[in-house]
Context: one part of a larger RNA
RNA sequence: UUGCAGUUAAAAAGCUCGUAGUCGAAUUUUGUGCGUCACCACAGGUCCUUCUUUGAUGCGCACCGGUGGUCGGCGCCCUUCCUUGCGGGGCAACCGUGUGGUCUUCACUGGCCGUGCGGCGAAACCGUAACGUUUACUUUGAAAAAAUUAGAGUGUUUAAAGCAAGCGAUCGCUUGAAUACAUUAGCAUGGAAUAAUGAAAUAGGGCUUGGGUUCUAUUUUGUUGGUUUUCAGAACCACAGAGCAAUGAUUAAUAGGGAUAGUUGGGGGCGUCAAUAUUUGAUUGUCAGAGGUGAAAUUCUUGGAUUUAUGAAAGAUUAACUUCUGCGAAAGCAUUCGCCAAGGAUGUUUCCAUUGAUCAAGAACGAAAGUUGGGGGAUCGAAGACGAUCAGAUACCGUCGUAGUCUCAACCAUAAACGAUGCCGACUCGGGAUCGGUGGCUGUUAGUUCAUGACGCCAUCGGCACCGUACGAGAAAUCAAAGUUUUUGGGUUCCGGGGGGAGUAUGGUCGCAAGGCUGAAACUU
Numbered sequence: 001u002u003g004c005a006g007u008u009a010a011a012a013a014g015c016u017c018g019u020a021g022u023c024g025a026a027u028u029u030u031g032u033g034c035g036u037c038a039c040c041a042c043a044g045g046u047c048c049u050u051c052u053u054u055g056a057u058g059c060g061c062a063c064c065g066g067u068g069g070u071c072g073g074c075g076c077c078c079u080u081c082c083u084u085g086c087g088g089g090g091c092a093a094c095c096g097u098g099u100g101g102u103c104u105u106c107a108c109u110g111g112c113c114g115u116g117c118g119g120c121g122a123a124a125c126c127g128u129a130a131c132g133u134u135u136a137c138u139u140u141g142a143a144a145a146a147a148u149u150a151g152a153g154u155g156u157u158u159a160a161a162g163c164a165a166g167c168g169a170u171c172g173c174u175u176g177a178a179u180a181c182a183u184u185a186g187c188a189u190g191g192a193a194u195a196a197u198g199a200a201a202u203a204g205g206g207c208u209u210g211g212g213u214u215c216u217a218u219u220u221u222g223u224u225g226g227u228u229u230u231c232a233g234a235a236c237c238a239c240a241g242a243g244c245a246a247u248g249a250u251u252a253a254u255a256g257g258g259a260u261a262g263u264u265g266g267g268g269g270c271g272u273c274a275a276u277a278u279u280u281g282a283u284u285g286u287c288a289g290a291g292g293u294g295a296a297a298u299u300c301u302u303g304g305a306u307u308u309a310u311g312a313a314a315g316a317u318u319a320a321c322u323u324c325u326g327c328g329a330a331a332g333c334a335u336u337c338g339c340c341a342a343g344g345a346u347g348u349u350u351c352c353a354u355u356g357a358u359c360a361a362g363a364a365c366g367a368a369a370g371u372u373g374g375g376g377g378a379u380c381g382a383a384g385a386c387g388a389u390c391a392g393a394u395a396c397c398g399u400c401g402u403a404g405u406c407u408c409a410a411c412c413a414u415a416a417a418c419g420a421u422g423c424c425g426a427c428u429c430g431g432g433a434u435c436g437g438u439g440g441c442u443g444u445u446a447g448u449u450c451a452u453g454a455c456g457c458c459a460u461c462g463g464c465a466c467c468g469u470a471c472g473a474g475a476a477a478u479c480a481a482a483g484u485u486u487u488u489g490g491g492u493u494c495c496g497g498g499g500g501g502a503g504u505a506u507g508g509u510c511g512c513a514a515g516g517c518u519g520a521a522a523c524u525u
Stems, first nucleotide, its partner, number of pairs: 004496001006494001007477002012493001014365001016363002021358003025251002031078001033076005038070005044064003047060001048058001050056002083130006094119010134196003137191002140188002149180002153163002165174003206244004211237006255355001256352003259348003263344002268340004274318002278314003282310002285307001289300002326333002370411006380404001384400004422492003426484002429468003434463008443455004472479002498525003507518004
C1' cells in the first nucleotide's frame, strides 16, 4: 500500500495566493489477403495388437495426405529500411562450363540421378569502422552461499528428525543425496501496448547532384631529386549554387488564459451630501413635582426640574423598504452623488495552444476584545461608587461612571472564524419559485406608428436557497450529497486514534505586552 475515519462520537488549517512535491485532455501503423511451420479438433487410408475373423475393438512418439480453427511463430504483397560501408565466409537457388550413369533423340537433342570448376550471391556466421532519440515497463535466461521454508524419495519400530538406503548373502551389486521459492539493484534477451522524453518554424531541416577552398600522399610515368596536374581520401563553404519532395506548424478539450460587447452587484478605496434620534448649551411658555421600579430608593427640582416651542453644536448611526434576496476569498458589506481601479456571470464562426489541478516552505487579508501614539469623546458602558433585593449579593433591577465604544498611524492573529461538512473534475431523481445574463414569441400594455421600456410565456447558461422522493448512503438524526465504498483505487492537500493529566510543563520561535504557533511525559482511570 492492498484496506480505516474526519456534519453531530476524536477529527477539514478562518480564508486566499504560492514554490518544491504529486497528478495531468485527445491525437501519429491500422487493416485485408497469401504462403509456410507448429499445435488442436474432425473424419479417412496404410502399418501394428487383440478377438467371437465378410468384421469389430484398441493402441499410437508410426506414416500419408484432406477439412476446419488459433488473430500462435516466421515470411511475402497491397505499402512504406530491415542502420550503412569494408574484409573474411559462402548454404540454398540461379547463370555459364566440363564430366559419370541411365532413358530418349536423326543429333552434346532433351529428361532424371550424381559430380568438378567459375560467376552472381547476404543472414548460416565472424571481424572491423562510422553512426544511432533516451528511459520506465514487461517476457525469458544467466547469476544470486548453505542451513531454514515448501516439497520428492526413504518403515529413524512410529514421530520430531536424518540423508539415508535397498538387494542377494564367501564375495559383491544397484541406486539416491531431487525440485521449487529466492521480490530491490546490476547483466543478457524478446516485446513495443501504456507513461515520460526528443526532432524541421528567423529552417543553421532532409535527400540527390555540380562546383569551389584547404589539407593528406599510395601507385604509375626507365632511375634519383624538385615542382605541378590527374587520380584517391578527409575537412570546410559565414565565397556561390541547382534540383527533388504532397517539402516541414495535429485538434481547438461542455480544460485553462487573454481580448471584446452590453450588463450586474448593500464588493473595495477616496471625497461629497442627507436623514431622524440622542446629549448638551441658548432663548421661550407654564408651574410642582420629575426620574425610575415588581414596589421603592439613590438622583434632579421655585436659583423653575420634567414638559412645550424655536433655531444651534457635537459625535455616533443609517430605521421602515430588508427578503430562506444580492456582492465579496473569508472576515464582512445598506443615505445621496462624483471619481478611481478591480470582479463575476452571460454573449462571441475572436486570439493563444496545455499554458492546468492541489499544494510542505513562504506570503497577503483576517470579527470582537486587547496594546502603543495622536485626534475625538454624543451614546452606550467592563472596572469602580451608590440605591435596592436577599440569609448573604462582591450579581440579576435602578442612578452615576473610568477604560473602551468612533477615527488616523502601527501592532496582535484569535472566535460556536459554523454549513461544526477541504479544493478541483465526472456521473446519478423529479418539481416550482427566485437573482444575473442571453435567445425566441403574428404574446399583453404605453404611445398615431416604429426605436424602446414594463409585464407575460418558453428555452438556455451561471448563482443563493427550497420542496417532494430514495435507485443510494448512514448508528441514527438526516443527506442530490453525507450517493456512485468489502462490487473497496479520478487527482491532490490537511488532520484523528479511549477519558483525564493538557493545549499544561519544558525547549524553540513570533509579539511592546496580553498572548499566539509548535508541543510532551510521569501518574491516573